[in-house]
RNA sequence: UGCCGAGUCCUUGACCAGGAGUCACGGACCGGGGGACCCAAGUUGUUGGGGCUAAUCUCGCGGCCUCGCGAGAAGCGCAGACUCUUUCAGCGCUAGCCCGUCAGCUAACCCCGGAGGCCUACGAAAGAGG
Numbered sequence: 001u002g003c004c005g006a007g008u009c010c011u012u013g014a015c016c017a018g019g020a021g022u023c024a025c026g027g028a029c030c031g032g033g034g035g036a037c038c039c040a041a042g043u044u045g046u047u048g049g050g051g052c053u054a055a056u057c058u059c060g061c062g063g064c065c066u067c068g069c070g071a072g073a074a075g076c077g078c079a080g081a082c083u084c085u086u087u088c089a090g091c092g093c094u095a096g097c098c099c100g101u102c103a104g105c106u107a108a109c110c111c112c113g114g115a116g117g118c119c120u121a122c123g124a125a126a127g128a129g130g
Stems, first nucleotide, its partner, number of pairs: 002118003008028003012024004016019001029114006039104001048102001049099004056073007074094005082129007
């Protein structure tokens, strides 16, 4: 300079190390959960069930709790660097965490989050906007 991601912007006040700084109240915006009628489902009971997230499923092998390897399907991300969408090609990811026996959808209403982590280097084409 850029990338993944909801994880950003602004007013005011305080602090001092004087900044694109930190903290607090407030506003805006972004993201998630719970929650009626109707509709859907006939549901559950250790074979629990559910949520965030792209991060799930199937088959085979090894181990035969957990787990590991391979293949396939599905999903997600990346650049000639102004942004967005689509196609082809290439490369990479498919983790982790939470609720606690409980939750379908769901208007009103209620609650929660705004972190963390990174570095590609000459891919091609079309459309729209600025």
Molecule: c-di-AMP riboswitch aptamer (ydaO/yuaA leader)
Organism: soil metagenome